Predicted 3D model of an 89-nucleotide RNA (c-di-GMP-I riboswitch aptamer) from Candidatus Scalindua sp.
The organism belongs to Candidatus Scalindua, within Bacteria.
The coordinates come from a structure-prediction model, not an experiment, and the mean pLDDT is 77.

[in-house]
RNA sequence: UCGAGAAAAGGGCAAAUCGUGAGUGAUCGCGAGACGCAAAGUUAAGGGUCUUAAUUGAGUUUCUAAAAAAAGACAGCCUUACUACCAAA
Numbered sequence: 001u002c003g004a005g006a007a008a009a010g011g012g013c014a015a016a017u018c019g020u021g022a023g024u025g026a027u028c029g030c031g032a033g034a035c036g037c038a039a040a041g042u043u044a045a046g047g048g049u050c051u052u053a054a055u056u057g058a059g060u061u062u063c064u065a066a067a068a069a070a071a072g073a074c075a076g077c078c079u080u081a082c083u084a085c086c087a088a089a
Stems, first nucleotide, its partner, number of pairs: 005086001012037002017032006035076001041082002045079003048074005055068002
């Protein structure tokens, strides 16, 4: 110096659920909470999953459902990129 995660230390994040607020919704903010996490840090490029009031269009007396385009959501599903604490062999 590196890092395949053994040991120790200091710390970090926070699933489900509950409360409250935002949103049509996926979901998100805050508080409580801890199932887990050595990148469960950042990005959101590729894949994936999910959502949709308004719009288009088909059908219809009307309503509802399904579809298209487009717009979004997730990063604790996988990969790329960037950064980082401690650290034996």